[in-house]
Context: one part of a larger RNA
RNA sequence: UUGGGCGUAAAGAGCUCGUAGGCGGUUUCGUAAGUCGGAUGUGAAAACUCAGGGCUCAACCCUGAGACGCCAUCUGAUACUGCGAUGACUAGAGUCCGGUAGGGGAGCAUGGAAUUCCUGGUGUAGCGGUGGAAUGCGCAGAUAUCAGGAGGAACACCAACAGCGAAGGCAGUGCUCUGGGCCGGUACUGACGCUGAGGAGCGAAAGCAUGGGGAGCAAACAGGAUUAGAUACCCUGGUAGUCCAUGCCGUAAACGUUGGGCACUAGGUGUGGGGCCUUCUAACGGGUUCCGUACCGUAGCUAACGCAUUAAGUGCCCCGCCUGGGGAGUACGGCCGCAAGGCUAAAACUC
Numbered sequence: 001u002u003g004g005g006c007g008u009a010a011a012g013a014g015c016u017c018g019u020a021g022g023c024g025g026u027u028u029c030g031u032a033a034g035u036c037g038g039a040u041g042u043g044a045a046a047a048c049u050c051a052g053g054g055c056u057c058a059a060c061c062c063u064g065a066g067a068c069g070c071c072a073u074c075u076g077a078u079a080c081u082g083c084g085a086u087g088a089c090u091a092g093a094g095u096c097c098g099g100u101a102g103g104g105g106a107g108c109a110u111g112g113a114a115u116u117c118c119u120g121g122u123g124u125a126g127c128g129g130u131g132g133a134a135u136g137c138g139c140a141g142a143u144a145u146c147a148g149g150a151g152g153a154a155c156a157c158c159a160a161c162a163g164c165g166a167a168g169g170c171a172g173u174g175c176u177c178u179g180g181g182c183c184g185g186u187a188c189u190g191a192c193g194c195u196g197a198g199g200a201g202c203g204a205a206a207g208c209a210u211g212g213g214g215a216g217c218a219a220a221c222a223g224g225a226u227u228a229g230a231u232a233c234c235c236u237g238g239u240a241g242u243c244c245a246u247g248c249c250g251u252a253a254a255c256g257u258u259g260g261g262c263a264c265u266a267g268g269u270g271u272g273g274g275g276c277c278u279u280c281u282a283a284c285g286g287g288u289u290c291c292g293u294a295c296c297g298u299a300g301c302u303a304a305c306g307c308a309u310u311a312a313g314u315g316c317c318c319c320g321c322c323u324g325g326g327g328a329g330u331a332c333g334g335c336c337g338c339a340a341g342g343c344u345a346a347a348a349c350u351c
Base pairs, nucleotide, nucleotide: 004322005321006320007305008304012319014202015201016200017199021195022194023193025089026088027087028085029084030083031082033081034080035077036076037075038074039073040072041071048066049065050064051063052062053061054060092192093189094188095187096185097184098183099182100181104178105177106176107175108174109173110172111155116150117149118148119147120146121145122144126137127136163170164169207248208247209246210245211244212243216242217241221237222236223235224234259318260317261316262315263314264313267296268295269294270293271292272291273290274289275288276287277286278285300307301306324351325350326349333344334343335342336341
């Protein structure tokens, strides 16, 4: 609950697709459901409003008039909405054609640097680590250095307030398959659109299941320190895990803490991708236009901070959500999950 809100105070669902529903471009004709008007009926009395009157006034009471949402029937209007037409249209939306940028996705192959380990050579007493140490490694030859080999994971520089993707996210290199965008042409369709309750799919990390893999790192764990203690911070080790395949989980400060769409409202400066015009300062030229991405800033908005054509401005459409703090995103129930747990979601009590 006919109210006010959702960047930071409570509040935008993690994201997309899409069912019902809601909303919907220009124009013609028809209809008259919504809408607007007239008439009739109904709308008891009391109450209400106005006028007059009665109790000394008032409250109160009496009389008269008015009004009475709505509803039914008849009749009319046709601007707007709806409905109907083999209607018509092209500015929305889509298709087609020609270009174009990109870490968008999947699979396969492959490269170099580095760490670790193994083998061999050189070589000798330390190495490592810290605030300082110690645990640890080392004369069974370590560290250092050279050569060869094995294996796994990640891709320095380029690298950018750069790019791509709906979001999560995406980066060595090559090939194959594949999604979307942007620009130009304006050939085609002719409102085919927007949003989206339920629903479906995607969804970092961690975690789970089965089977592989395991270099480095590293929860747990062990030891050494520190300390009053030290179940930590520091050090030496180290297992799950991190990696791959398949299947689950479905959550994050999933953040721009800002839902999606359309339109309108000063400018300036960079930068990424296209188009057009122009130029003998030839270079990052100048102008213009469309799409992105940043910064500054006017009006306006805002509690302020700030936002400001990528709005938090001005409007319209649709969805989600909020309603004092704690109890509590908990209990119970239901649904989902192998589990961990997730989704939905109170109350008593208390301040």